A computed fold for a 97-nucleotide RNA from a marine sediment metagenome, annotated as Guanidine-I riboswitch aptamer. RNAcentral holds the sequence, with entries from MGnify. Model confidence (mean pLDDT): 82 of 100. Of the family's consensus pairs, 100% are formed in the model. It matches the Rfam family "Guanidine-I riboswitch aptamer". Rfam 15.1 lists 1,509 matches to the family in 1,281 species.
[in-house]
RNA sequence: AUGGAUGACUAGGGUUCCGGCUCUGCACUUCAGAGUGACUGGUCCGAGAGUUAUCGACCUUCUCCAAGGUUACACGGCGGGAUAAAAGCCCGGGAGA
Numbered sequence: 001a002u003g004g005a006u007g008a009c010u011a012g013g014g015u016u017c018c019g020g021c022u023c024u025g026c027a028c029u030u031c032a033g034a035g036u037g038a039c040u041g042g043u044c045c046g047a048g049a050g051u052u053a054u055c056g057a058c059c060u061u062c063u064c065c066a067a068g069g070u071u072a073c074a075c076g077g078c079g080g081g082a083u084a085a086a087a088g089c090c091c092g093g094g095a096g097a
Stems, first nucleotide, its partner, number of pairs: 004055006012045002017042002019039001020036006056071006073093001075096001079091003
């Protein structure tokens, strides 16, 4: 000095939309409106300390311009911020330990 970046997924999260449920109106098939996330779900958000993939970086070898290896460790408030709202999201590998 490097120990990185991004994507997919998950833990988790709430309620903008869909759906469910309740009520109301016209209807009495439908449709619309309001409420409800201590409503399982779909859309959505989503991990530094979760999984995985790709790329990058470093090192070694080399007939190839490829091949291989490394990318470690990681307890963590209170409080605040965004979004519709919340969260292992962001402040934050923060304050601390």